Two RNAs folded together computationally: RNase P RNA and transfer RNA, 431 nucleotides in total. Its mean pLDDT, the model's own confidence on a scale to 100, is 79. Rfam match: Bacterial RNase P class A. Its family is annotated with dimeric ribonuclease P complex, ribonuclease P activity and tRNA processing in the Gene Ontology. The family's RNA type in Rfam is ribozyme.

RNA sequence: CAAGUGGGAUAAAUGGUGGCGUGGGGAAACCCACGAGGAAAGUCCGGGCUUCAAAGGGCAGGAUGCCGGAUAACGUCCGGUGGAGGCGACUCCAAGGCCAGUGCAACAGAAAUAUACCGCCGUCUUUAUGACGGUAAGGGUGGAAGGGCGGUGUAAGAGACCACCGCUUUUGCGGUAACGCAGAAGGCACAUGUAAACCCCAUCCGAAGCAAGACCAAAGAGAACCGUAAGGUUCGUGAAAGCAACAGGCUUGCCCGGUCUGCUUUCAGGUAGGUCGCUUGAGGCUGCCGGUAACGGCAGUCCUAGAUAGAUCACCAUUCACGACAUAACCCGGCUUAUCGUCCCGCUUGCAUU
RNA sequence: CGGCGAUUAGCGCAGCCCGGUAGCGCAUCUGGUUUGGGACCAGAGGGUCGCAGGUUCGAACCCUGCAUCGCCGACCA
Numbered sequence: 001c002a003a004g005u006g007g008g009a010u011a012a013a014u015g016g017u018g019g020c021g022u023g024g025g026g027a028a029a030c031c032c033a034c035g036a037g038g039a040a041a042g043u044c045c046g047g048g049c050u051u052c053a054a055a056g057g058g059c060a061g062g063a064u065g066c067c068g069g070a071u072a073a074c075g076u077c078c079g080g081u082g083g084a085g086g087c088g089a090c091u092c093c094a095a096g097g098c099c100a101g102u103g104c105a106a107c108a109g110a111a112a113u114a115u116a117c118c119g120c121c122g123u124c125u126u127u128a129u130g131a132c133g134g135u136a137a138g139g140g141u142g143g144a145a146g147g148g149c150g151g152u153g154u155a156a157g158a159g160a161c162c163a164c165c166g167c168u169u170u171u172g173c174g175g176u177a178a179c180g181c182a183g184a185a186g187g188c189a190c191a192u193g194u195a196a197a198c199c200c201c202a203u204c205c206g207a208a209g210c211a212a213g214a215c216c217a218a219a220g221a222g223a224a225c226c227g228u229a230a231g232g233u234u235c236g237u238g239a240a241a242g243c244a245a246c247a248g249g250c251u252u253g254c255c256c257g258g259u260c261u262g263c264u265u266u267c268a269g270g271u272a273g274g275u276c277g278c279u280u281g282a283g284g285c286u287g288c289c290g291g292u293a294a295c296g297g298c299a300g301u302c303c304u305a306g307a308u309a310g311a312u313c314a315c316c317a318u319u320c321a322c323g324a325c326a327u328a329a330c331c332c333g334g335c336u337u338a339u340c341g342u343c344c345c346g347c348u349u350g351c352a353u354u
Numbered sequence: 355c356g357g358c359g360a361u362u363a364g365c366g367c368a369g370c371c372c373g374g375u376a377g378c379g380c381a382u383c384u385g386g387u388u389u390g391g392g393a394c395c396a397g398a399g400g401g402u403c404g405c406a407g408g409u410u411c412g413a414a415c416c417c418u419g420c421a422u423c424g425c426c427g428a429c430c431a
Stems, first nucleotide, its partner, number of pairs: 001350010012319007020035006037325001041336002044334005049209004056256004061205005066080005081095001082093004096200002101198002103194003117139002119135006147165002150162003166188001167186008213276004222235005237268007247261005269430003283302008320323001355427007364380004374411001382398005404420005
């Protein structure tokens, strides 16, 4: 210098005028402070919070799936093991079990887990384009054909036998473990693939969701009670259907258990206002310490949207590289997807020069 | 905002669970029938199975991620 690889930051900048939302001040006019994102998105996981009994038991069901760790938790993250790709930096992997069982493998092919189509060899005979038997070494079919390859052996062949590789079992050593290294044994009918097929094993999971939920107010047809009356108090919209105490509703689909005594569903009607939940939180930043790291601990410091038809914008000026994807709605940790550009750091390979 | 469902021929749908040739009805086209048309009879054409990736020998079907469309959810309760 070129090509590549991994990670991070930023998301035009500055000023002025006006507007909008929230909070504070003021008698008022008005003034002051703050005001979207790295994904606020998809709603794919996990947790908080709330109600159901602040997590009841069993079955069913769902999710995850090499090992160890981190964490509130996770399907996330970190470190490792094994496998795949790349010269390399590095990247990718739903990576338990088809010797628990069952299913499936179209077409082709003789045969798909059981066999003999061609071929090879032997025997018989009617010497044939035959029959019977042996044979998975060779051909052909297929994604896949009975461990692979070389030799011995044989009528031809074959783990029948032998070396190496693979597989299974097992011993020793190293490692927390996954696993690795070295050795021994078994001739290997345990031996095709498929578990993102049923299923088995291990671990985890109660359901619903802020339109959760708590409180106040409003509306409508009436009913009961008190009172001589005026009036007051309490409950409260109507209809249909279903079942109803050896019952029914709710509680997770079912059972048990729990709880309530009326409940559920549908249709019609009425009101669609306010307060809380609501933003200080597993929070951000800085420093030190522990840890390979994810992360954790301690100290200091900061407060930074909270609407409810829904604010975060418009215009002007200057400058530049001329500006992408996109706009919170209970909150947080992740994943996934979208994204114009610019800048920074680590590393690899090649070439050149010193 | 939250919770569900769907996407297959021009239109309406089946097939998906448990993977192997993509089908049905209407519509379209051709021929027959008819004086002509309709109806009827016979035949034919028409498909990136919403898109992308993965598992598998093989995917409309199984898994994952996107896209589009649709439905439901306030209180009196």